Overview:
Predicted 3D model of an 80-nucleotide RNA (SAM riboswitch aptamer (S box leader)) from a marine sediment metagenome. Model confidence (mean pLDDT): 83 of 100. It matches the Rfam family "SAM riboswitch aptamer (S box leader)". Gene Ontology term of the family: regulation of gene expression.

RNA sequence: CUCAUCCAGAGCGGUGGAGGGACAGGCCCUUCGAAACCGCGGCAACCGGCGACGCACGGUGCCAAUGCCUGCACGAUGAG
Numbered sequence: 001c002u003c004a005u006c007c008a009g010a011g012c013g014g015u016g017g018a019g020g021g022a023c024a025g026g027c028c029c030u031u032c033g034a035a036a037c038c039g040c041g042g043c044a045a046c047c048g049g050c051g052a053c054g055c056a057c058g059g060u061g062c063c064a065a066u067g068c069c070u071g072c073a074c075g076a077u078g079a080g
Stems, first nucleotide, its partner, number of pairs: 001080006011040005019029003023071004041063003045060004049055002067074001
């Protein structure tokens, strides 16, 4: 850069200490502990594998809210 997808699904503990939800406005989540890192667990989106449509075996990915809403341009994930 190109293509596809973004209304579903999925935690607990430890370390840590104030933030985070891309951005702006809003509105939310957080000391009944944020981000980040670690362990075990889970979900199942894409690619691979096996394969009667499922398995979770491999590679990424993901596990608050419709990509939280709006904006306009963007953001994220996978494959090439």
The sequence is in RNAcentral, with records from MGnify.